Background:
Predicted 3D model of a 392-nucleotide RNA (Bacterial RNase P class A) from Acidocella sp. Taxonomically the source falls in Acidocella (Bacteria, Pseudomonadati, Pseudomonadota, Alphaproteobacteria). It was read from a public genome assembly, where an Rfam model found it. Rfam family: Bacterial RNase P class A. It is annotated as a ribozyme.

[in-house]
């Protein structure tokens, strides 16, 4: 110097000038001013997990159903997360992937091709016949086999020797499998030794079985104060036609009833009348509920930095230190100059590289809070490693 692999920082700096918004403090009847003074992220974003806090439901455990999670171990409040092995596969490496529990508890499916897709079966094919035919090395028939060829993603153990008529774990090494012992490790697992010729094809992001976990709904959660008018009830008081029903006391007759419906009358409603439509008992005190709205929930917290310790590590523990947006559909901004990385032109110069010029900074945006995941991000730097090139 090229390719690369794994983590991490950062994501414009200063200034003027216009604003916005929480707090405090002053000044104003009030609207407002005016000072100091805090004001977005590493994802504030998806809302995909996991609590916290709030109501609801429940007497407690338990189990069925649903649902979610899966190799061991360890870290957290907790998790589907993180760390650290295990085991699989890929990479020459550094390093990356994995939905990784059970297929002899059971059902079930395995297109399409191919004999056969799982109690096994034979299309080509090889053999054997003391069966038969003939065009004289074939064809049929009876019987042996599953090596070789062929389908397929996947053919009932590879290879290789031996054996045989051919063939077979027939039989033997060597691998792989099973089962068992016995090291090493907390374990998941490895290693070794014996036995056993081999039985048990895959597939649980198919039911299912086994272990574990889960009550729901979410700050529009909820608490509290609660004006006008309108609407509900209670007393009181005053006023009031009829008719039917309906309620209450009552054996009945009645009675009593602002409960309903119809009719009339009488008031109200848009400016005047009429006609037609809606609509009504007046007043008085009292109570309780909800809409607007107000104030809490709401910012001291599994909190942020730093140091030291333990630990490989997630993490934990101690010390210092700090206090750091919180308001409502929502404020954290806009211009200008000067600069600063970074890219593009031009001139110079073999060349590093100078000097000029223009360009020029990404995804996004808190809404109760917090711990992960996932998704987006223009550049810019930083460490640690690998694989090759070249000089020393």
């Nucleotide at each position: 110097c090229c390719a690369g692999a794994c983590g991490g920082u950062u994501g414009g700096a200063c200034g003027g000038c216009c604003g916005c918004u929480g707090g405090c403090g002053g000044g104003g009847u009030a609207a407002c001013c005016c000072g100091c003074u805090g004001g977005a992220g590493g994802a504030a974003a998806g809302u995909c997990c996991g609590g916290g806090c709030u109501c609801c439901a429940c007497g407690g455990a338990a189990a069925u159903a649903c649902g979610g999670u899966g190799c061991c171990g360890g870290c957290u409040a907790a998790c589907g997360g993180c760390c650290g092995g295990c085991g699989g596969g890929g990479g020459c490496g550094a390093c990356c992937c994995c939905a990784g529990g059970g297929a002899c508890a059971g059902u079930g499916c395995c297109a399409c091709a191919g004999a056969a897709a799982a109690c096994a079966a034979a299309c080509c094919u090889c053999c054997u016949u003391c069966g038969g035919g003939c065009u004289c090395g074939c064809c049929c028939a009876a019987g042996g086999g599953a090596a070789g060829g062929g389908u397929g993603a996947a053919a009932c153990g590879g290879u290789g020797c031996g054996g045989u008529a051919a063939g077979a774990g027939c039989g033997c090494a060597c691998c792989g499998c099973c089962u068992c012992u016995c090291u090493g490790g907390u374990a998941a697992c490895a290693g070794a030794g014996a036995g056993g010729g081999c039985a048990g094809g895959g597939u649980a992001a198919a039911c299912c079985c086994c272990a574990c976990c889960g009550g729901g709904a979410g700050c529009a959660a909820g608490a509290c104060c609660g004006a006008a008018u309108a609407g509900g009830g209670g007393c009181g008081g005053c006023c009031g036609g009829c008719g039917c029903c309906g309620u209450g006391c009552g054996u009945a007759a009645g009675c009593a009833u602002g409960g309903g419906c119809g009719c009339g009358a009488a008031g109200g409603u848009a400016u005047u009348u009429c006609c037609g439509g809606c609509u009504u008992g007046c007043c008085g005190c009292c109570c309780g509920g909800g809409u607007u709205g107000g104030u809490c929930g709401c910012g001291c917290g599994a909190g942020g930095c730093u140091u030291g310790u333990g630990g490989c590590a997630a993490c934990a523990c101690a010390g210092g230190u700090c206090c750091c947006a919180g308001a409502g559909g929502a404020a954290u901004g806009g211009c200008c100059g000067u600069c600063c990385a970074g890219c593009g032109c031009c001139u110079g110069g073999c060349g590093a590289c100078a000097g000029g010029u223009g360009u020029g900074g990404a995804c996004a945006g808190a809404a109760c809070c917090c711990g992960g995941c996932u998704u987006a991000c223009a550049g810019a730097c930083c460490g640690u490693c690998u694989g090759g090139a070249u000089u020393u």